Two RNAs folded together computationally: RNase P RNA and transfer RNA, 406 nucleotides in total. It holds a member of the Rfam family "Bacterial RNase P class A". It is annotated as a ribozyme. About the family: Ribonuclease P (RNase P) is a ubiquitous endoribonuclease, found in archaea, bacteria and eukarya as well as chloroplasts and mitochondria.
[in-house]
RNA sequence: GGAGUUGUCCGGACGAUUGCGCAAUUUAUUGUGAGGAAAGUCCGAGCAGCACAGAGCAGGAUAACGGCUAACGGCCGCCGAGGGUGACCUUAGGGAAAGUGCAACAGAAAUAAACCGCCGUAUCUUUACGGUAAGGAUGGAAAGGCGAGGUAAGAGCUCACCGAGGGAGUGGUAACAUUCCCUGCCAUGUAAACCCUAUUCGCUGCAACACCGACUGAAGGGCUGGUUGCUCGCCACAUAACUUCGAAGGGUGGCUUGAGCAGGUCGGUAACGGCCUGUCGAGAUAGAUAAUCGUCCACGACAGAACUCGGCUUACGGGCAACUCCGCAU
RNA sequence: GGACCAUUAGCUCAGCUGGCAGAGCACGCGACUUUUAAUCACGGUGUCCCGCGUUCGAAUCGCGGAUGGUUCACCA
Repeated sequence: GGAGUUGUCCGGACGAUUGCGCAAUUUAUUGUGAGGAAAGUCCGAGCAGCACAGAGCAGGAUAACGGCUAACGGCCGCCGAGGGUGACCUUAGGGAAAGUGCAACAGAAAUAAACCGCCGUAUCUUUACGGUAAGGAUGGAAAGGCGAGGUAAGAGCUCACCGAGGGAGUGGUAACAUUCCCUGCCAUGUAAACCCUAUUCGCUGCAACACCGACUGAAGGGCUGGUUGCUCGCCACAUAACUUCGAAGGGUGGCUUGAGCAGGUCGGUAACGGCCUGUCGAGAUAGAUAAUCGUCCACGACAGAACUCGGCUUACGGGCAACUCCGCAU
Repeated sequence: GGACCAUUAGCUCAGCUGGCAGAGCACGCGACUUUUAAUCACGGUGUCCCGCGUUCGAAUCGCGGAUGGUUCACCA
């Protein structure tokens, strides 16, 4: 100098004037007023209504191990696997000897093996039968790999090394790692195909839900009169009081003090937790958070709350720190 | 605000139990006709919305995103 990896921080600053939402009162003043993602609505909760004796089926979600958390499919640590020269990154990472399905094309053959080749026997110019998976060819995948011995030729048939499975020891909370011994190796892939195993999940969402209600609203019930011999029924009048139901693109609550935020300290590798101190930082309902001016800089990206939190994902400007690789110079 | 659906040729749609991507209309070229239309024959349509993954193999399966849509036939 170039190319990268990881982490963390900020999200224009200050002042004046005029406006808007909310709160408080002193009634014309004071205080306060978008985000790291407010977004997507992908997970997990609070809260609310409905359902619910208990258990099971169906359906969904998740999947190594240990921890964190209110909870999670999230996070932290660690193991295995994979990628990268490296810093480091990714990982839906249980089960294919419970069963079913699929594996196109190519190839002799796709779970099943003899097309060519090799070897043996018979026949002899060629063919038949048998042995053989070491070699050729096809494929993503061809019965552990490779070397030696062995053999008619071959073959874990035998042996060494590597791989696989089992047992014991050691280390670790564990997943697992490693050492030694044994087994000649009964059997491809796919479960982000059906499925099996384990764990877990009731459904719906603040436009949930609760309350008040203008509407001379509706229905029932009741008084009086007519019809009738009486009852019911029908009609008229009356709607004072009573009961039930509806209800305005009406209102109020839910609505923001909460698993809150900031600082310090202690424990823990970390996620996170304990203690102390300080602090209150939007709450609209046609929907506020803006405009102008001045000074300055590195000249400002993505983007606007609508019940609230914890995560994830996506969009996006800039700064800083640590680390890695390459080149050059000393 | 919440809930839900779709995306394949120029247009309208099939294909989605994984194995060569199709139909109709439209378009191009040729024939017929004096010419056009109609008709007949032939032909190409293509980032299967995008990216990553699972798989030998993805339009199809999984995850993430983008765009568009939802009076009747989602919620006051």